The RNA shown here (transfer RNA) has 72 nucleotides and comes from Salinomyces thailandicus. The coordinates come from a structure-prediction model, not an experiment, and the mean pLDDT is 83.

RNA sequence: GCCCUCAUGGUCUAGCGGUAUGACGUGUCCUUCACACGGACAAGGUCCCGGGUUCGAGCCCCGGUGGAGGUA
Numbered sequence: 001g002c003c004c005u006c007a008u009g010g011u012c013u014a015g016c017g018g019u020a021u022g023a024c025g026u027g028u029c030c031u032u033c034a035c036a037c038g039g040a041c042a043a044g045g046u047c048c049c050g051g052g053u054u055c056g057a058g059c060c061c062c063g064g065u066g067g068a069g070g071u072a
């Protein structure tokens, strides 16, 4: 250089073109003499960046950046 693959809340992760899913963690409350465990609720995402297609893009197309792998 070329090929392939990945990028989504603090972390991990799901996602069939139509309101972005769940777990862990965090906060508040319940429970306890207290803690842990358990339960309820809540906050937290410009879906890596820039364009394009579309009525509508996390998803499709192009380019870029970064990570992993392959090839001479």
Stems, first nucleotide, its partner, number of pairs: 001071003005067003010024003018055001026042005048064005